Transfer RNA from Candidatus Scalindua rubra, 74 nucleotides, folded computationally. RNAcentral holds the sequence, with entries from ENA. Its Rfam family is "tRNA". By type it is a transfer RNA. Rfam links the family to the GO term triplet codon-amino acid adaptor activity. The organism belongs to Candidatus Scalindua, within Bacteria.

RNA sequence: AGCUAGCGUAGCUCAAUGGCGGAGCAGCUGAUUUGUAAUCAGCAGGUUGUGGGUUCAAAUCCCACCGCUAGCUU
Numbered sequence: 001a002g003c004u005a006g007c008g009u010a011g012c013u014c015a016a017u018g019g020c021g022g023a024g025c026a027g028c029u030g031a032u033u034u035g036u037a038a039u040c041a042g043c044a045g046g047u048u049g050u051g052g053g054u055u056c057a058a059a060u061c062c063c064a065c066c067g068c069u070a071g072c073u074u
Base pairs, nucleotide, nucleotide: 001073002072003071004070005069006068007067008066011025012024013023014022019056027043028042029041030040031039049065050064051063052062053061
């Protein structure tokens, strides 16, 4: 460099396999405590890598591109 496969979703780790985008941790606020930690309650945080296509409807299916990982070939 080329080929093949997998992956890309919240700050991080991951769900959601066509029908309202969620959980844990982290963050913020409050309760509790003399105070801190812990615990409890609540809040906020997303153009689902980019651009197209199919569909009444796409994170999900298809195509191209970008990035990461693994394997193979020269």